[in-house]
RNA sequence: GGUGACCGUAGCUCAAUGGUAGAGCACCAGAUUGUGGAUCUGGCGGUUGCGGGUUCGAAUCCCGUCAGCCACCC
Numbered sequence: 001g002g003u004g005a006c007c008g009u010a011g012c013u014c015a016a017u018g019g020u021a022g023a024g025c026a027c028c029a030g031a032u033u034g035u036g037g038a039u040c041u042g043g044c045g046g047u048u049g050c051g052g053g054u055u056c057g058a059a060u061c062c063c064g065u066c067a068g069c070c071a072c073c074c
Stems, first nucleotide, its partner, number of pairs: 001073004006068001008066001011025004019056001027043005049065005
């Protein structure tokens, strides 16, 4: 360099049968505490890598592209 497979969703780790994008941790506020931590309550959270297509409707199906990782070939 070439071919193929897998993967990309919140700050992080991960869910989500084509039908309202969620959870835990983290973060913020309050309660509690002499302070902190822990615990409890509430809150903040998203261009589902990017660009198109199919569909009434796409994180999901199709095409292209980018990044990561793996295998093989040279």